[in-house]
RNA sequence: GCGGGUGUAGUUCAGUGGCAGAAUGGAAGCUUCCCAAGCUUCAGAUGAGGGUUCGAUUCCCUCCACCCGCU
Numbered sequence: 001g002c003g004g005g006u007g008u009a010g011u012u013c014a015g016u017g018g019c020a021g022a023a024u025g026g027a028a029g030c031u032u033c034c035c036a037a038g039c040u041u042c043a044g045a046u047g048a049g050g051g052u053u054c055g056a057u058u059c060c061c062u063c064c065a066c067c068c069g070c071u
Base pairs, nucleotide, nucleotide: 001070002069003068004067005066006065007064010024011023012022013021018054026042027041028040029039030038047063048062049061050060051059
């Protein structure tokens, strides 16, 4: 330099053109003599920019980061 892939919550992963989910982690409360465990509730995310569309996390383009291969 060329090609391909991935990018979603603090972390690990789903997801689908129409309100973005789970696990784990965090906070509060209940329970307990205390801790742990358990139960309930709450907060928290679509890498950046543009395009298509009534509507984009999803489709398209560019950039960025990472991974793989070729040279």
The RNA shown here (transfer RNA) has 71 nucleotides and comes from a Candidatus Omnitrophota bacterium. RNAcentral holds the sequence, with entries from ENA. Rfam family: tRNA. Rfam describes the family as follows. Transfer RNA (tRNA) molecules are approximately 80 nucleotides in length. Model confidence (mean pLDDT): 81 of 100.